[in-house]
RNA sequence: GGGUCUGUAGCUCAGUAGGUAGAGCACCUGAUUGAAGAUCAGGGUGUCGGUGGUUCGGCUCCACCCAGGCCCA
Numbered sequence: 001g002g003g004u005c006u007g008u009a010g011c012u013c014a015g016u017a018g019g020u021a022g023a024g025c026a027c028c029u030g031a032u033u034g035a036a037g038a039u040c041a042g043g044g045u046g047u048c049g050g051u052g053g054u055u056c057g058g059c060u061c062c063a064c065c066c067a068g069g070c071c072c073a
Base pairs, nucleotide, nucleotide: 001072002071003070004069005068006067007066010025011024012023013022019056027043028042029041030040031039049065050064051063052062053061
């Protein structure tokens, strides 16, 4: 340099024929306990990597850029 895949919550990830964002773990608060753990109840404020485009509407489609993985050179 060329090709391809990935980027969503603190972490690991889900989310398709475009319709307004979720799970598990972790964390915080309360209950319980002598205390802690376990258990129960409650809590998500994420510019969905960035910019622009298409559309009434974009995590999702298109272009470019950024970061990372793999393959080729």
The RNA shown here (transfer RNA) has 73 nucleotides and comes from Rhodoferax antarcticus ANT.BR. The organism belongs to Rhodoferax antarcticus, within Bacteria. Its Rfam family is "tRNA". About the family: Transfer RNA (tRNA) molecules are approximately 80 nucleotides in length. It is annotated as a transfer RNA.